RNA sequence: GCCUGGGUGGCGGAAUGGCAGACGCAACGGACUUAAAAUCCGUUGACCGCAAGGUCGUAUGGGUUCGACUCCCAUCCCAGGCACCA
Repeated sequence: GCCUGGGUGGCGGAAUGGCAGACGCAACGGACUUAAAAUCCGUUGACCGCAAGGUCGUAUGGGUUCGACUCCCAUCCCAGGCACCA
C1' cells in the first nucleotide's frame, strides 16, 4: 500500500432500514437480618428540570431516505490476511 471484519453506556454486548442500548455484569436505593453475606424488589446513556417532561446521543464529518447503529462517500482508530521490504 491492497483486501476483509470491526468501533454503540462504567463493562460484555443486542437491535442490521421503523420506540437505540434487549439480556447479563457492575453500581446505587429499598426489603429481609442483631449486623453482614446471600436472596428478593426497584433504578441505572448524557444534559436540563422539584416533578411532569424536554433536548441530545451508536468513532468523526457529509450524503441518500418520510425515517439510518444499519445503506453510500471521505477521514481516524483497532484486529486479521496479502503484498513490498533496495
Background:
The RNA shown here (transfer RNA) has 86 nucleotides and comes from a Kiritimatiellota bacterium. The organism belongs to Kiritimatiellota, within Bacteria.